[in-house]
The RNA shown here (Bacterial RNase P class A) has 362 nucleotides and comes from a Thermoanaerobaculia bacterium. It matches the Rfam family "Bacterial RNase P class A". The family's RNA type in Rfam is ribozyme. Rfam links the family to the GO terms tRNA processing, dimeric ribonuclease P complex and ribonuclease P activity. The coordinates come from a structure-prediction model, not an experiment, and the mean pLDDT is 75.
RNA sequence: GGAGCGGAUCGGGGGAUCGCUGCUGAAAGGCAGAGGAAAGUCCGAACUCCCACGGGCAGCAGGCUGGAUAACGUCCAGGCGUGGCGACACGACGGAAAGUGCAACAGAAAGAUACCGCCGGCAUCUGCCGGUAAGGGUGAAAUGGUGCGGUAAGAGCGCACCGCAUCGCGCGUGAGCGUCGAUGGCACGGCAAACCCCCUGCGGAGCAAGACCAAAUAGGGAAGCAGUGGAACCGCCCGUUUCCGCUUCAUGCUUCCGGGUAGGUUGCUUGAUCACCGCGGUAACGCGAGUGACAGAGGAAUGAUCCUCACCCGGCGCGAAAGCGUCGGGCACAGAAUUCGGCUUACAGAUCCGCUCCACAU
Numbered sequence: 001g002g003a004g005c006g007g008a009u010c011g012g013g014g015g016a017u018c019g020c021u022g023c024u025g026a027a028a029g030g031c032a033g034a035g036g037a038a039a040g041u042c043c044g045a046a047c048u049c050c051c052a053c054g055g056g057c058a059g060c061a062g063g064c065u066g067g068a069u070a071a072c073g074u075c076c077a078g079g080c081g082u083g084g085c086g087a088c089a090c091g092a093c094g095g096a097a098a099g100u101g102c103a104a105c106a107g108a109a110a111g112a113u114a115c116c117g118c119c120g121g122c123a124u125c126u127g128c129c130g131g132u133a134a135g136g137g138u139g140a141a142a143u144g145g146u147g148c149g150g151u152a153a154g155a156g157c158g159c160a161c162c163g164c165a166u167c168g169c170g171c172g173u174g175a176g177c178g179u180c181g182a183u184g185g186c187a188c189g190g191c192a193a194a195c196c197c198c199c200u201g202c203g204g205a206g207c208a209a210g211a212c213c214a215a216a217u218a219g220g221g222a223a224g225c226a227g228u229g230g231a232a233c234c235g236c237c238c239g240u241u242u243c244c245g246c247u248u249c250a251u252g253c254u255u256c257c258g259g260g261u262a263g264g265u266u267g268c269u270u271g272a273u274c275a276c277c278g279c280g281g282u283a284a285c286g287c288g289a290g291u292g293a294c295a296g297a298g299g300a301a302u303g304a305u306c307c308u309c310a311c312c313c314g315g316c317g318c319g320a321a322a323g324c325g326u327c328g329g330g331c332a333c334a335g336a337a338u339u340c341g342g343c344u345u346a347c348a349g350a351u352c353c354g355c356u357c358c359a360c361a362u
Stems, first nucleotide, its partner, number of pairs: 001358010012309007020033005035333001039344002042342005047206004059202005064078005079093001080091004094197002099195002101191002115136002117132006144162006163186001164184005169178003210266004220257007227246004231241003273293004277288004311330008
């Protein structure tokens, strides 16, 4: 200098005018007011209501080891596998001698197989029978690899080395690992992101949860008044009554009670919180003290316009160049809705740190 890998941070600054929401104030006014993802609503929880004796089936999810955490399908560390020269990245990492099933095309054969070739025998003019997986050929995949021996030709058939499996030993908490030792010629191959088997876990609904207050109108219940029937007073009528009933699908009215609706209040935002610092831990994270920070709308506030600075792009002018001046344009993804922990996805532009490989120079 070039090409890469991993991680972290920011994601506009200042001002003016007109507004919006909350808190505060008698008022004037003052103070506060979106994000790294507020997003997708995909996991895990808090909280709330409903349901729930116990066991099983079905269904769904997870599946190497150790740790972190309130919990997780998340995170950290590690093992193994795959890819990369490497920094590093990714993983669909339980089980294929329980059973069922599948394997396009090609190929003789994809679980029980001989097409070519090789060898033997028989036939003789190009066949038949047998042996053979060493060679050729097909395929994503063909029954360990190389060599020597051996053989009719071959073959772990025998041997050496490599690989593999099992056991022992050593190391490791463990998954596992090994210039270690012994044993075994090598185990009927692949697919479980096919069904399946094994292990583990799992009630439902969600802040439009839920709680409280509560009109108007209609309807329900209770008490009563007007009313109405009887009785008494009286020779009779009217009338009267501290009398007895009814008060009703006769009618009208008053008061009260309870349920629901509109509406209002609450849940509601300070919490498994975040930043800085110290200690412990490889790390995720934990512990501790102090300081600081933290919106709460609810048809839903957090906005609009303008000026200026920074950054980027283009034109023009000046300049040897670096650059300067001027004009115009651009400046992402996206916007809280009960609250947290994650994951995933989107993102103009800018900055920083660590590491790898290559080339050159010293």